Description:
The RNA shown here (c-di-GMP-I riboswitch aptamer) has 101 nucleotides and comes from Povalibacter uvarum. Model confidence (mean pLDDT): 80 of 100. Taxonomically the source falls in Povalibacter (Bacteria, Pseudomonadota, Gammaproteobacteria, Steroidobacteraceae). The model forms 100% of the base pairs in the Rfam consensus.
[in-house]
RNA sequence: UGAUCAAGUGGGCAAACUCAUCGAAAGGUGAGGACGCAAAGCUUCCGGUCUACGGGUUCGGGCUCUUGGGAGUCCUGGCUCAGGACAGCGGGGUCGCCGGG
Numbered sequence: 001u002g003a004u005c006a007a008g009u010g011g012g013c014a015a016a017c018u019c020a021u022c023g024a025a026a027g028g029u030g031a032g033g034a035c036g037c038a039a040a041g042c043u044u045c046c047g048g049u050c051u052a053c054g055g056g057u058u059c060g061g062g063c064u065c066u067u068g069g070g071a072g073u074c075c076u077g078g079c080u081c082a083g084g085a086c087a088g089c090g091g092g093g094u095c096g097c098c099g100g101g
Stems, first nucleotide, its partner, number of pairs: 012037002017032006035088001041094003045091003048086003054081005060075006
């Protein structure tokens, strides 16, 4: 480019992974990349899940003070708390595209 068959809006978003970057982390952002999604557009109002720089508490060990009782402080670990995160976990709210009635 041609033929045949099928389908029928135009299209949109972008998982994992890779690179860069921000963050204590969960995770976010950008580029590449497509697992999928009729709201996988937006929005933390409700539930749920994830993280713990930091706070609280605790086991063990060290140091200092104290007449005893005990107090303070440092290190490793456990438990716990979002003020952090997830809209591609569910619900709610809200805007939008196509077709039919």